[in-house]
Context: one part of a larger RNA
RNA sequence: GAUUGAACGCUGGCGGUAUGCUUAACACAUGCAAGUCGCACGGUAACAGGCCGCUGGGAUCCCUUCGGGGUGACCUUGGCGCUGACGAGUGGCGGACGGGUGAGUAACGCGUAGGAAUUUACCCAAUAGCGGGGGACAACCCGGGGAAACUCGGGCUAAUACCGCAUAUGCCUUACGAGGUAAAGAGGGCCUCUUCUUGAAAGCUCUCACUAUUGGAUGAGCCUGCGUCGGAUUAGCUAGUUGGUAGGGUAACGGCCUACCAAGGCAACGAUCCGUAGCUGGUCUGAGAGGAUGAUCAGCCACACUGGGACUGAGACACGGCCCAGACUCCUACGGGAGGCAGCAGUGGGGAAUAUUGGACAAUGGGCGCAAGCCUGAUCCAGCAAUACCGCGUGUGUGAAGAAGGCCUUAGGGUUGUAAAGCACUUUUAUUAGGAAAGAAAAACCCGGAAGGAUCUAAUACCUCCGGCAUUGACGGUACCUAAAGAAUAAGCACCGGCUAACUCAGUGCCAGCAGCCGCGGUAAUACUGAGGGUGCAAGCGUUAAUC
Numbered sequence: 001g002a003u004u005g006a007a008c009g010c011u012g013g014c015g016g017u018a019u020g021c022u023u024a025a026c027a028c029a030u031g032c033a034a035g036u037c038g039c040a041c042g043g044u045a046a047c048a049g050g051c052c053g054c055u056g057g058g059a060u061c062c063c064u065u066c067g068g069g070g071u072g073a074c075c076u077u078g079g080c081g082c083u084g085a086c087g088a089g090u091g092g093c094g095g096a097c098g099g100g101u102g103a104g105u106a107a108c109g110c111g112u113a114g115g116a117a118u119u120u121a122c123c124c125a126a127u128a129g130c131g132g133g134g135g136a137c138a139a140c141c142c143g144g145g146g147a148a149a150c151u152c153g154g155g156c157u158a159a160u161a162c163c164g165c166a167u168a169u170g171c172c173u174u175a176c177g178a179g180g181u182a183a184a185g186a187g188g189g190c191c192u193c194u195u196c197u198u199g200a201a202a203g204c205u206c207u208c209a210c211u212a213u214u215g216g217a218u219g220a221g222c223c224u225g226c227g228u229c230g231g232a233u234u235a236g237c238u239a240g241u242u243g244g245u246a247g248g249g250u251a252a253c254g255g256c257c258u259a260c261c262a263a264g265g266c267a268a269c270g271a272u273c274c275g276u277a278g279c280u281g282g283u284c285u286g287a288g289a290g291g292a293u294g295a296u297c298a299g300c301c302a303c304a305c306u307g308g309g310a311c312u313g314a315g316a317c318a319c320g321g322c323c324c325a326g327a328c329u330c331c332u333a334c335g336g337g338a339g340g341c342a343g344c345a346g347u348g349g350g351g352a353a354u355a356u357u358g359g360a361c362a363a364u365g366g367g368c369g370c371a372a373g374c375c376u377g378a379u380c381c382a383g384c385a386a387u388a389c390c391g392c393g394u395g396u397g398u399g400a401a402g403a404a405g406g407c408c409u410u411a412g413g414g415u416u417g418u419a420a421a422g423c424a425c426u427u428u429u430a431u432u433a434g435g436a437a438a439g440a441a442a443a444a445c446c447c448g449g450a451a452g453g454a455u456c457u458a459a460u461a462c463c464u465c466c467g468g469c470a471u472u473g474a475c476g477g478u479a480c481c482u483a484a485a486g487a488a489u490a491a492g493c494a495c496c497g498g499c500u501a502a503c504u505c506a507g508u509g510c511c512a513g514c515a516g517c518c519g520c521g522g523u524a525a526u527a528c529u530g531a532g533g534g535u536g537c538a539a540g541c542g543u544u545a546a547u548c
Stems, first nucleotide, its partner, number of pairs: 001548004006544005013392006019385002021350001026348003030345003035093003040090002043086002047084003050080003056075002061070003100303003109228007118220002123216007131165001133163002140155006170181004185208006229275003236266003241263008278300004282293004305326005328339004356382001358381003364378001365376004395425004405416004431484005492537005497518003503532005513520002
């Protein structure tokens, strides 16, 4: 000099863009952060509609012998899943992504360059298929246990849930032969038959799904060369250890595991041990070589109270899943149970130190769904903080009686100083009012209508493309624009002995104090304290810490 996720002191006008627990991977109250599908299913707890019935009330109208009778909108009430929908349940897909943290790890963990013995849900392309049966279990009903969490027994039932059979030019095992191995429907439309109004079954067809196989795409697993901190006051380490054979296991190679056999393997080019540490793209500095570093953003890895384990699944040994053990916290009827913020906010604690228990799914992206849509603390926004960078302002011109006051003085004057006042202007910013429904957003999705083309088809349905119309903004009455009034709303901090730009006076008297180094202070201190003046930077300025 440059730099920082900084902190502290004094001071502080506005805007934009970024950034914001570096310490206790310490403990957490509360709310939210992963659901969705009724176009898989049985159903109907709630809401709305429809239909039917009925208890009670009852406007209106009609009859009346004036006692009453009838009609009966509407309210109340009951039933029917009939319709829109839908709590709980079965089932499917997703909860392996997204988000957090850096404890562990010196390692094929990461980086880079390669490799072969693998797998891959959803997606794309292709081929073939989608036949025929069966038995259950939830929900529900009945009964029981328990304070609760929950749980037990009996009975009924559906499915794209589950299980056989058939088929198999594919695939798997196998040298062949031979053997083994699937599947599921749902929602629209049309036609025919029959009771001729509805509706149902068979058939045809479209869309979405389903099964098997192949190829692709994407993701993942595995292996290897090289590189990757310090310590020798760590010199020897290793028995599944190194290799082979056989078997097992895995998606897959392999001591990955087991049995047997051999006695190997690593190491001064640093094994082993100890300490420290997530790695990288990058970031900071530097002319470079290097040195330091790994916040934000991006890629990879590891972890999810601590330790262990598997289940499900295409994918996990799974942050907001399960089981066991442990520590801690909470509930309890003492028998037993519940929990896991290193998600977003927030609390306590620690600390020099780090923000709101905010808004919205409008955009981007994700999950589910045919879709409408629902969910989304991802994300987009807003709030707080001079934490950083950038931009703007705090006025402009004129104005010498060089005013007053302050300070200095050789008492003449000098300086503060065109500075102020005065005069003439301007209005950025701030304030108020109005406009702006800008852009973000139409490139999408969806709905409705009309017409045409291509595919399929019986089809003008569905599907694809083109054109047109309409709807959707959290931010936010925001950016921006216009107007009004008025210099009005806005300057500090450090330093002035040398290094180092900037000097005098007063006080103090080796005291009080200063100090980065040299060093100042003991009665004339440009070095302490104050004042006047000056210098530097400026909404900041200094100090401390840290790196080059």
Molecule: small-subunit ribosomal RNA, 5' domain
Organism: uncultured prokaryote